[in-house]
Molecule: transfer RNA
Organism: Alphaproteobacteria bacterium
RNA sequence: GCCGCCGUGGCUCAGUGGUAGAGCACACCCUUGGUAAGGGUGAGGUCGAGGGUUCGAUUCCCUCCGGCGGCACCA
Numbered sequence: 001g002c003c004g005c006c007g008u009g010g011c012u013c014a015g016u017g018g019u020a021g022a023g024c025a026c027a028c029c030c031u032u033g034g035u036a037a038g039g040g041u042g043a044g045g046u047c048g049a050g051g052g053u054u055c056g057a058u059u060c061c062c063u064c065c066g067g068c069g070g071c072a073c074c075a
Stems, first nucleotide, its partner, number of pairs: 001071007010024004018055001026042005048064005
């Protein structure tokens, strides 16, 4: 340099053109003599950035940024 895959709560990851989810973690409550476990409730997201298509984009298209892998090249 070329090609491919990936980027979504704090972490690990789902997801789909029509209000964005799970597990763990976190806060509170129930329970206990007190913990843990268990149960319940809740908070937490500009869906990597910009642009385009569309009535509507996290999803489709383009560019860029970052990560991973493969191939090639220089020395």